[in-house]
Context: one part of a larger RNA
RNA sequence: UCCAGCGAGUUAAUGUUGUCGGCGAGGCUAAGUCAGAUGAUGGAGCCACAGUGAAAGCGAGCCUGAAUAGGGCGACAAGUCGGCAGUAUUAGACCCGAAACCGGGUGACCUAACCAUGAGCAGGUUGAAGCUGCGGUAACACGCAGUGGAGGACCGAACCAGGGUACGCAGUAAAGUGCUUGGAUGACUUGUGGUUAGCGGUGAAAUGCCAAUCGAACUCGGAGAUAGCUGGUUCUCCUCGAAAUAGCUUUAGGGCUAGCGUUGUGUAGUAGCAUUUGGGGGUAGAGCUCUGAAAGGGUCUGGGGCCGGCAACGGUACCCAUCCCUAUCAAACUACGAAUACCGAAUGUGUAAUCACGGCAGUCAGAACGGCGGGGCUAAGCUCGUCGCUCAAAAGGGAAACAGCCCAGACCAUCGUCUAAGGUCCCUAAUUAAUACUAAGUGGGAAACAAGGUGAAGUUUCUUAAACAGCUAGGAUGUUGGCUUAGAAGCAGCCAUUCAUUUAAAGAGUGCGUAACAGCUCACUAGUCAAGAGAUUUUGCGUGGAAAAUGUAACGGGGCUAAGUAUUAAACCGAAGACAUGGAUUGCUAUUAUGAUUCGUCAUAGUAGCAGUGGUAGAGGAGCGUUGAUAUUGCGGUGAAGUCAGAUUGGAAAGUCUGGUGGAGCGUUAUCAAGUGAGAAUGCUGGA
Repeated sequence: UCCAGCGAGUUAAUGUUGUCGGCGAGGCUAAGUCAGAUGAUGGAGCCACAGUGAAAGCGAGCCUGAAUAGGGCGACAAGUCGGCAGUAUUAGACCCGAAACCGGGUGACCUAACCAUGAGCAGGUUGAAGCUGCGGUAACACGCAGUGGAGGACCGAACCAGGGUACGCAGUAAAGUGCUUGGAUGACUUGUGGUUAGCGGUGAAAUGCCAAUCGAACUCGGAGAUAGCUGGUUCUCCUCGAAAUAGCUUUAGGGCUAGCGUUGUGUAGUAGCAUUUGGGGGUAGAGCUCUGAAAGGGUCUGGGGCCGGCAACGGUACCCAUCCCUAUCAAACUACGAAUACCGAAUGUGUAAUCACGGCAGUCAGAACGGCGGGGCUAAGCUCGUCGCUCAAAAGGGAAACAGCCCAGACCAUCGUCUAAGGUCCCUAAUUAAUACUAAGUGGGAAACAAGGUGAAGUUUCUUAAACAGCUAGGAUGUUGGCUUAGAAGCAGCCAUUCAUUUAAAGAGUGCGUAACAGCUCACUAGUCAAGAGAUUUUGCGUGGAAAAUGUAACGGGGCUAAGUAUUAAACCGAAGACAUGGAUUGCUAUUAUGAUUCGUCAUAGUAGCAGUGGUAGAGGAGCGUUGAUAUUGCGGUGAAGUCAGAUUGGAAAGUCUGGUGGAGCGUUAUCAAGUGAGAAUGCUGGA
C1' cells in the first nucleotide's frame, strides 16, 4: 500500500408537536392481587371540566384602584388514553482520542546515598620528617654527608572515566567502535549482603537519579473522567433550499434570541410591480451670508512700530485690523439645493412570491468584482462601511491555461434549427466588401519628458512690384562715440538723445578672433534664378525614454504589412441558452372511473392544459436491500444456500434467467422488530 471481515444517533423514563386509533364532558388506571399464555381485578391517583389575586378570598368574573373610570388576566366550551414519527431533558447518549486528578498496591537485581563484610591497584621515578656521623655553638641554632621512605607527589599498564575527532545514524549497539585523552595509594575502584519509596526517597545540586519511564515512578481501580477541540459517521430517488448578519455573552474558531431555510394549518385581491399623487430631508452639485482657510490690488478710518519735536503735533517706501474691488477653498461651513432612495394614499395589474400560529433546522471564519465613501501612500490578492453582482452551493461557452470577470442557469434523448459573449489566414468551427491611417512587427507591457516621423483641421506672415534657399558683389564715413582702463579701437565693463553723414544698403554693431589693433562673419542691400516659402494652434497614428536572473518567454503558437488600427455594410461560426420532436417526473387547474363519506368532500388510478425539475448546510416525501419474528404460499440430491461466467428487466437502490462449480437447505406475499447498508476515523483484527 492493497484485500476480506468488524466498525458510529441507540435504549429507558419524562415532556412537547404532528399523525393514526379508542372513548368523549369526560378520559386513564399505578403499584399490588387472582388466574395462567397477554385476562380479570385494583379509582389510590393524574389530566380535563373556571378563572383571578401575593394572599385572605371572590367567582363568569377576578385583580389594581377612592372609583360605577381606565387598564391587566379571563368567560363563547374538548379533552383524555394508547400506537407510530419528529424533537427536547436526564442518563456515557453518534463513535474514537487527551494531558491530567484521586485511592489501594508493586518496585533500590538499573541508578543515588549510606551501613556491614571481603577484594584489587605491573613497572619505573622523586626522596619530606625522623635518625646516625662529622663540622659548628657558651649551650641551642645551623651546615655537610649518609640513612630513611612521606605524599588527595611524578611517569605509566591492569582498573575506572569519557575531554577531542572520525565512523556509525533502519547501527554490531534503543548510546557503540577506532585513534587520541584524564585519573591510576585515593574525596580510589570493586564483589556480596542490607537500609531509605512517590504529597516520598536519594542528590560534591544537573530538576539529576529512583528497572531503556521522572517538574513528580509503575500498576490496578474511580472510569465509558472531561474535551466549547481534531478526525470519522455506511443504500437510492423526488420537492424546496440557506447563512457567514444584529443584539447580549470571562464573549470573540463556543453559545442564546432575532434574521434568512423547510414543513404543516389558517386567512385576506396580501406582497410585489406600473402610473399618478402627498410627504419630510440637507447628500451630489453650487455658493461664500455665517464659521474658518486663502491670492492680488486699493482707500478712508483705527491701532502698533519707527523718525522729527520740550510738548502739542507732524511725517512714514513698515506691520495689523475694518472696509471696497477682482479671483478662490471646506467631512465636522450654508442665505441655496437635486436625481435617486424612503414612508403613505389612489387606480391598474397581480394564483401565494405576503401575513399569523405550530414542528424541525442549519448558519454567526466569508471571497473577488463594479459604484459611492473612511483608514493607508487617492499603496497592497490591504483594511472597514454601504448598494449591487457572481462564487460559496453552478456545470456549459468566452477570457491560451484561470472559484469570484463577460455570456448563460445543466430533468433525459436527438449525426435537428437559431442565437449570446467571443470570434471567422493555419493550428481551430466560421469573411467578404468599401474608405482612411500606421512602417514602429507599433499592434503584441510602462511615465515625466524629448524630437524637421507622418496624416487631418485651422490661424497668420512674405510672395511675378520676384518671396524662401543657394551663388556673385557690397557691408562705408565722423569714429579708436564718451567714460573706465596699463590697454578697451563695434565686440571685459559702465553711460546714452545709440547720434549724424554718404548711400541701393550697411547696428556707435550678431558671433568667432587680438595684449590692444588687425582678420573672418552676421544683420542690411543689389544682381542672378523662378513659384511657392515661413511661423504658430488643435488633433489621429507612430519614434526614443525601455536593464534580470534555467530557455525564445511582454500576440496561446505558427505566422501576419494585414491576418494591425479607425469607421461603415452585409454574411457566417459559436453554449448544456432559445426553438423543434419524443420521453420521465413535480405542482396547480379541469375532467373520467372506482372506493369511502359526517353528503361539505376525500383517497387511488387515468386523461388534457399550464407552469416547473443546478444545488452545499439543512427541512420534507417516496422507495430498494439485509437479519430475525408471525401468518401465508412455494422450491430442493432429477441438486438448496454460497460462488464464477454470460444473458436480460427496471427511473435508482436493485431484480430475474441460463450454464459451470458446490453438496443441504432456501425463498414468495402481508405485517412486525432491528446488533439493517462502509471507502476513508495516522480506525480494529487477519491475510497478501